[in-house]
Predicted 3D model of an 85-nucleotide RNA (c-di-GMP-I riboswitch aptamer) from a Bacillota bacterium. Model confidence (mean pLDDT): 80 of 100. The organism belongs to Bacillota, within Bacteria.

RNA sequence: GCAUAUACUGGGCAAACGUAUCGAAAGAUACGGACGCAAAGCUACGGGUCUAAUGACACAUGUCAAUGAUCGCCGGGUUGCAAAG
Numbered sequence: 001g002c003a004u005a006u007a008c009u010g011g012g013c014a015a016a017c018g019u020a021u022c023g024a025a026a027g028a029u030a031c032g033g034a035c036g037c038a039a040a041g042c043u044a045c046g047g048g049u050c051u052a053a054u055g056a057c058a059c060a061u062g063u064c065a066a067u068g069a070u071c072g073c074c075g076g077g078u079u080g081c082a083a084a085g
Stems, first nucleotide, its partner, number of pairs: 002085001012037002017032006035072001041078003045075003048070003054065004
């Protein structure tokens, strides 16, 4: 330098759940906690999914719509540590 997620090692992230705060909700953040993860780093760009404050329609509580959320649903873009070989 190349390729790769395949062995050891160092280190990294942190699901469910609990507590607190924020939010209309979905959900997010902090601390605890580990189901997992080789990009489970970053990015809502394409598709999917969740929610519906607000708006429209209907009119008795229903339908539709993201401008809200999810990158730990998939794809794309972008950056990248150690190391057998």